Predicted 3D model of an 85-nucleotide RNA (c-di-GMP-I-GGC riboswitch aptamer) from a Clostridia bacterium. Of the family's consensus pairs, 91% are formed in the model. The sequence was found by an Rfam model in a public genome assembly. The source organism's lineage runs through Bacteria, Bacillati, Bacillota and Clostridia. The coordinates come from a structure-prediction model, not an experiment, and the mean pLDDT is 91.
RNA sequence: UCCGAUAAAGGCAAACCCGUCGAAAGGCGGGGGCGCAAAGCCACGGGUCUAAAGCCAAAAGGCCAUGACAGCCGGGCUGCCGAAG
Numbered sequence: 001u002c003c004g005a006u007a008a009a010g011g012c013a014a015a016c017c018c019g020u021c022g023a024a025a026g027g028c029g030g031g032g033g034c035g036c037a038a039a040g041c042c043a044c045g046g047g048u049c050u051a052a053a054g055c056c057a058a059a060a061g062g063c064c065a066u067g068a069c070a071g072c073c074g075g076g077c078u079g080c081c082g083a084a085g
Stems, first nucleotide, its partner, number of pairs: 002085001003082002011036002016031006034071001040077003044074003047069003054063003
C1' cells in the first nucleotide's frame, strides 16, 4: 500500500412516527434501527425523482431544472482502527 476479523474504541442511520421548512421531490430536528468500512465531503459524468416559474394545449394534460437524491452506478477530495494474507 492493497485488504477488511464474529477484533477494540467509537461513528453514521433505512422504513416508519412526530415536529418544522418547501409547490413538490426533498431538507432539517427528535424518536427509531434496516443496514453501512467511507452510509464522511463534492451534482463532475451517467441515472432517478419533482415541476413552482416558463412554454404548449379549448380542456384534460404535456414539456422543461434553474429544484432534489452522495444509502443508484462511476469519478474526485479527505479520513479512524489493524488480525490474517